[in-house]
Context: one part of a larger RNA
Parts: sequence; C1' cells; structure tokens
RNA sequence: AAGUAACGAUAAAGGGAGUGAAAAACUCCCUCGCCGGAAGAUCAAGGGUUCCUGUCCAACGUUAAUCGGGGCAGGGUGAGUCGGCUCCUAAGGCGAGGCCGAAAGGCGUAGUCGAUGGGAAACUGGUUAAUAUUCCAGUACCGCUGUUUACUGCGAUGGGGGGACGGAGAAGGCUAGGCUAGCGCGGCGUUGGUUGUCCGCGUUUAAGGAUGUAGGUUGAGCGGCUAGGAAAAUCCGGCGGCUUAAGACUGAGAUCCGAAUACGAGCUCUCUUUUGAGCGAAGUAGUUGAUGCCAUGCUUCCAGGAAAAGCCUCUAAGCUUCAGGUAAACAGGACCGUACCCCAAACCGACACAGGUGAUCAGGUAGAGAAUACCAAGGCGCUU
Repeated sequence: AAGUAACGAUAAAGGGAGUGAAAAACUCCCUCGCCGGAAGAUCAAGGGUUCCUGUCCAACGUUAAUCGGGGCAGGGUGAGUCGGCUCCUAAGGCGAGGCCGAAAGGCGUAGUCGAUGGGAAACUGGUUAAUAUUCCAGUACCGCUGUUUACUGCGAUGGGGGGACGGAGAAGGCUAGGCUAGCGCGGCGUUGGUUGUCCGCGUUUAAGGAUGUAGGUUGAGCGGCUAGGAAAAUCCGGCGGCUUAAGACUGAGAUCCGAAUACGAGCUCUCUUUUGAGCGAAGUAGUUGAUGCCAUGCUUCCAGGAAAAGCCUCUAAGCUUCAGGUAAACAGGACCGUACCCCAAACCGACACAGGUGAUCAGGUAGAGAAUACCAAGGCGCUU
C1' cells in the first nucleotide's frame, strides 16, 4: 500500500423465549423463504471414529461463538439366512515337470489363484443417546455333520443333461403405487359467510405354508437294435416298433392360513417443558396403473451373442448283514465386516474449495415425459 481488496454461488430472513461474561449466527417455539429425478432416502468405492453423551473455547472455523466434522473424557458396531470366507470359474497372474536363453530370465502343460459373473436359506413388529433382516417378540426357511428309528442298490476327480446368456420390437395378464367414494375420529372459524354436496387426519399388515390360475415350453409312455459320447452304462445320441390324446415341466397374480392380544388417527394420566405409561375407532369398495413381475417368455434380425461348479442322471473300480442312500425327530451352524459420511464440510481435487464421483428408491397437480412449474415426505436458508 491499507484498516483498502476479500470474507467462496443473490435459496432470505423476522420475532419471542432460554443459556451465557458476552448472542445477527447456539437451543426451543412461531412466521417467512429454498430444494423436492434433490439440496430427500439407501448402498458400493474411498475415508476411519468423523457416530452418541458430557465438558472446554487457547489454536482450527475466512467474523463472534455459549456452537462444531475442533480439544479432552466416557460410551457405541451383537447375524446359520445381509456381504465375505468356507464353493466355481472369466480376462489375467503364478506355474511341478518341460521348451528356450551368456547369466538375470522368457514362455508354458498339469495345476493353482483370480469377481466386476454363477451358486442354499428371513420376514413383520418393537426397542437404544448411539446397532439392528444382527438384540427382543411372533411366525418361517436352508444345507452339512452326528445320534436314534424305519425302509433300502449304493458308488466318481469319468460320460450325459442342465446351469447357459445377443440386439430390436410387439401384444397380453398382473402387481406396487396413486386417486375417488364409503367408513371412523375430530373441527365449526378472533374478519362478512361456513351443520354442509363443508374441512382435517386415518383407513396398514410381510416372509413362509396350502392351492396351482392368466400364460409359456414340450407330445407322452413302453419294449427292441445300436459302428457315437477315448473304458463302462439301464444315461445321452442314432434307427425302428407298439400304445395313447393328455401327460409332464414351468409360471406372475389372486384366494385361504400366517393374523391378533400386531399396527393404528386420536384420547387419558404423569411431567411447567423434555418425557414416560396406559387405552384404542374405522380398518371396505370402485377406478387408474407402471420403466416393476410373468419374462432367461414370444416374434424377428445378423454382427450369431462367457466359463466352471453347485444340481439331476448314468455307470467304472469297489462294497453289497458293513459302508452308502431315502424319510422323520433331535443337537450343533464357526470366523471376518456391520458405528458414521457417501453427488459430500467426512471420498478425489494442498482449503469446511461454485469442480469430479458408480448403483438403487421415484409421491401429488398440470404435462407425452425421469422436461418444466408449484408442492408432499424429508432436508435446508449455503459461517460474517
């Protein structure tokens, strides 16, 4: 220079009460404003205690601070079913032997790792200051091992099936959700009107079990033969015969149970307030309707759209009073993650930075619409 520029989105504040040394900024209440395909909610990645409570205000916070993602102390993350591991493989990595190479090392078979993919099983309600599909209540389900009982052809690292997959398009059946009516409870206007065809709020319930529908796929059953499936096969494939016209598989949704002593607007009691306890009405119908489900379906096209295991079946070696298998009952179900932020003041940007960051949810009115405008739930007014 200069007490100058600046104090980081022009979404916006005003009042009352409280605390305190001190209040524009903290807490509570009322009004106002902003977002609402987000500036709300839930995860993944990443961060790592930032979460909750008490206390403090030097420094940090672009100002003050009684406040804080700041300091200090204490507390907090509960799982057979969520995710991982225990299983499987992809790209890719490593790689016994092996091949190559002055050395170092490179490549690579059998294998062994490697999810962003495949693969068993849980929902509703309640509860904490802070966790909950994890705790509690109720009602379920799954696989493995062991024991008991009953009945019995079992057996794989091998064969076969299956898992198993692209783009686009169209029609149908449903549901979530919404809206309206009915029903239940409450209200009757500080200013003219408002007992009415008025206003406000509520009208909620899962997994699972039973049934097997709209629909989709496929003809089905029994013998015979069999040069293929590296051995075998009753399995798969191939050929041929007989019988039969529904049989099997799959499949949303609806219905019944689950289910009332649940939840529930509100009311009563306690408390100045915070809060805690108790009681508890109605709980139906119509309409609309998805981008969700049936559906990995159907039709069509060429660019022809993972693998392996779990699963089913077949036998080999072998076992055949055993072992193994099937059914029922009982017992056991470990370990790791779980707090909190997550379009952000907590991640990546040196900052509490107008930047960047994958997935999911998707209410009302108008609208073709996830555009846009105004609102709901919820969250904020962007630290002078």